[in-house]
RNA sequence: GACCCAUCGUCGGGAGAGAGCAGCCGGAAGCAUCGACUGCCGCCGAAGGCGCAACCGCCCGGGAACCGCUCAGGCAAAAGGGCCGACGACGCAGG
Numbered sequence: 001g002a003c004c005c006a007u008c009g010u011c012g013g014g015a016g017a018g019a020g021c022a023g024c025c026g027g028a029a030g031c032a033u034c035g036a037c038u039g040c041c042g043c044c045g046a047a048g049g050c051g052c053a054a055c056c057g058c059c060c061g062g063g064a065a066c067c068g069c070u071c072a073g074g075c076a077a078a079a080g081g082g083c084c085g086a087c088g089a090c091g092c093a094g095g
Base pairs, nucleotide, nucleotide: 003095004094005091007089008088009087010086011085012084013083018041020040021039022038023037025035026034042075043074044073048071049069050068051067055062056061
C1' cells in the first nucleotide's frame, strides 16, 4: 500500500398476513370511494424488543438464530423491511 473483515452511506433486489366489521372525523351538500382516529374479531414475522441450547462461569450469571413470543410493528398500493449484490467512505482488533 492492497485485500479479507467490521461499521456507515448511496443505488438495486427483497417475504409473510383481512382492500375485515362497527363508530366517528375530513374533503361545499348527498351517495360512493379514499384516508386518519377509536373499539372488536382474525392473521403475519424479516425494523426494533423479549426468551432459550451447547458451551463458559465469579453459580439468582454470560450466551445464537431464519428457532420461539408477538410488546411494538405489519396484513391492496405507497412507506418500511432481516438479508443479498454493486459502488464508495472509514477503521484498527485480527489475517